A computed fold for a 74-nucleotide RNA from a Clostridia bacterium, annotated as transfer RNA. Rfam family: tRNA. Rfam describes the family as follows. Transfer RNA (tRNA) molecules are approximately 80 nucleotides in length. Rfam classes the family as a transfer RNA. The organism belongs to Clostridia, within Bacteria.
C1' cells in the first nucleotide's frame, strides 16, 4: 500500500425483494409475592439505526466518500 467484516436502546443482537418496522432478550426503573433478599411474574422508559452527500414517491436496507474496531495479503 491493497482486500474483507462490523458499527441499530445501557448491554449483547435481529431486522426478509426499499414501504405504517424501528424490534427482541437482558439491565435499569416501578409494582407484585417474601419476616427480608434473591429467584420468579407483571409493567414501563429507553433510539435522529457511526458521520457526511447521492439515488427514490419513500432508505435502517442500494451508491460514494469519511471515522472508529477487527482480520488477512504484502
Nucleotide at each position: 500500500g491493497g482486500c474483507c467484516c462490523a458499527u441499530u436502546a445501557g448491554c449483547u443482537c435481529a431486522g426478509u425483494u426499499g414501504g405504517u418496522c424501528a424490534g427482541a432478550g437482558c439491565u435499569c426503573c416501578c409494582g407484585g409475592c417474601u419476616c427480608a433478599u434473591a429467584a420468579c411474574c407483571g409493567g414501563u422508559u429507553g433510539g435522529u439505526c457511526c458521520a457526511a452527500g447521492g439515488u427514490u414517491c419513500g432508505a435502517g436496507a442500494c451508491c460514494u466518500u469519511g471515522a472508529u474496531g477487527g482480520g488477512c495479503c504484502a
It was read from a public genome assembly.